Transfer RNA from Chytridiales sp. JEL 0842, 72 nucleotides, folded computationally. Taxonomically the source falls in Chytridiales (Eukaryota, Opisthokonta, chytridiomyceta, Chytridiomycota). It matches the Rfam family "tRNA". Gene Ontology term of the family: triplet codon-amino acid adaptor activity. Rfam's curators write: Transfer RNA (tRNA) molecules are approximately 80 nucleotides in length. Model confidence (mean pLDDT): 81 of 100.

RNA sequence: GCGUUAAUAGUUUAGGGGUUAGAAUCGCCGCUUCCCAAGCGGCGGACCCGAGUUCGAAUCUCGGUUAACGCA
Numbered sequence: 001g002c003g004u005u006a007a008u009a010g011u012u013u014a015g016g017g018g019u020u021a022g023a024a025u026c027g028c029c030g031c032u033u034c035c036c037a038a039g040c041g042g043c044g045g046a047c048c049c050g051a052g053u054u055c056g057a058a059u060c061u062c063g064g065u066u067a068a069c070g071c072a
Stems, first nucleotide, its partner, number of pairs: 001071007010025004018055001026044006048064005
């Protein structure tokens, strides 16, 4: 330099046009307990950046950035 793949809560990830963006973990509060742990309930927190297509984009297209892998 070229190609392929990926980027979503603090972390690990699901979702590939319209549904409140879902879960685990994490943090906070409560219940339970003599206390702690475990368990249960509630709350908080996210679509890498820019443009395009569309009535509507996290999702499709293009460009950029970063990472992994391959070729040279």